A computed fold for a 72-nucleotide RNA from a Minisyncoccota bacterium, annotated as transfer RNA. Its mean pLDDT, the model's own confidence on a scale to 100, is 80. The RNAcentral record of the sequence draws on ENA. Its Rfam family is "tRNA". Lineage of the source: Bacteria > Bacillati > Minisyncoccota.
RNA sequence: GCUCUCGUAGUUCAAUGGAUAGAACAGGAGACUUCUAAUCUCCUGAUGUAGGUUCGAUUCCUACCGAGAGCA
Numbered sequence: 001g002c003u004c005u006c007g008u009a010g011u012u013c014a015a016u017g018g019a020u021a022g023a024a025c026a027g028g029a030g031a032c033u034u035c036u037a038a039u040c041u042c043c044u045g046a047u048g049u050a051g052g053u054u055c056g057a058u059u060c061c062u063a064c065c066g067a068g069a070g071c072a
C1' cells in the first nucleotide's frame, strides 16, 4: 500500500428492515435473616462518528475513526 472481518449497557453476548434494542454477570433499592452470605422482587444503564436509501435502519450504501486478520 491492497483486501477482508468487527465496533450494541461497566463486562460477555443476542436482536440482520417493523410495536418500548433483550438476556446474563456487575451496580443501586427492597423483601427474607439476630447479622452476614445465599435466594427472591424491582430499578438504572447501550447501537463508534457524519451523511444517504426507505413509510420505517442496530440491520442496507458511502466516507471517516478505532480494533483485528491476510497478501505484498
Stems, first nucleotide, its partner, number of pairs: 001071007010025004018055001027043005048064005